[in-house]
RNA sequence: GCCCUGAUAGCUCAGUUGGUAGAGCGUUGCACUAGUAAUGCAAAGGUCGUUAGUUCAAAUCUGACUUGGGGCA
Numbered sequence: 001g002c003c004c005u006g007a008u009a010g011c012u013c014a015g016u017u018g019g020u021a022g023a024g025c026g027u028u029g030c031a032c033u034a035g036u037a038a039u040g041c042a043a044a045g046g047u048c049g050u051u052a053g054u055u056c057a058a059a060u061c062u063g064a065c066u067u068g069g070g071g072c073a
Base pairs, nucleotide, nucleotide: 001072002071003070004069005068006067007066010025011024012023013022019056027043028042029041030040031039049065050064051063052062053061
C1' cells in the first nucleotide's frame, strides 16, 4: 500500500428481505424474609463509531473517515 472483518444499553451480544431498537447479566425500586441471599414484579438506561448520500422511510443500502482484529506483498 491493497483485501477481508468488527464497532448497537454499564458489560457480553442479537437484530435474516429497509418499516416503532431487543435479550442475558448488571443497576434502581417494590414484593417476599426476623435479616441477608435467592426468587418474583416493575422501571431507568441507546444521537446503532463519525460524516455525507440514496429513499416516503436507513442499525440495515452506497461513499469517505476513525478505531480494533486478520490476511497478502

Background: The prediction has a mean pLDDT of 82. Transfer RNA from Botryobasidium botryosum FD-172 SS1, 73 nucleotides, folded computationally. Its Rfam family is "tRNA". The family's RNA type in Rfam is transfer RNA.